The RNA shown here (Glycine riboswitch aptamer) has 78 nucleotides and comes from a soil metagenome. Model confidence (mean pLDDT): 76 of 100. It matches the Rfam family "Glycine riboswitch aptamer". From the family's description: This family represents the bacterial glycine riboswitch.

RNA sequence: UCCUGCCGGAGAGACCGCAGCAGUGCGGCGCCGAAGGCGCAACCCGCCCGGAAACGCUCAGGCACCCGAACGGCAGGA
Numbered sequence: 001u002c003c004u005g006c007c008g009g010a011g012a013g014a015c016c017g018c019a020g021c022a023g024u025g026c027g028g029c030g031c032c033g034a035a036g037g038c039g040c041a042a043c044c045c046g047c048c049c050g051g052a053a054a055c056g057c058u059c060a061g062g063c064a065c066c067c068g069a070a071c072g073g074c075a076g077g078a
Stems, first nucleotide, its partner, number of pairs: 001078008013029001015028005030063003036059001037057003043051002
């Protein structure tokens, strides 16, 4: 550094219409950034190449709980 397991882990309408017994599906308006993606570049590097944010965008994703989740911790493995 990578993989697996466990624990912790934010934000934002339980919005409106239609259909459905319901889980939910389709459409509309509003909103969020911390999967992924794209952009800017402080910085690393003698230069180049290359790398590079939790900043910006919001394509994707998400907006009660649950789930998921960047990231952190622990254990095991390569």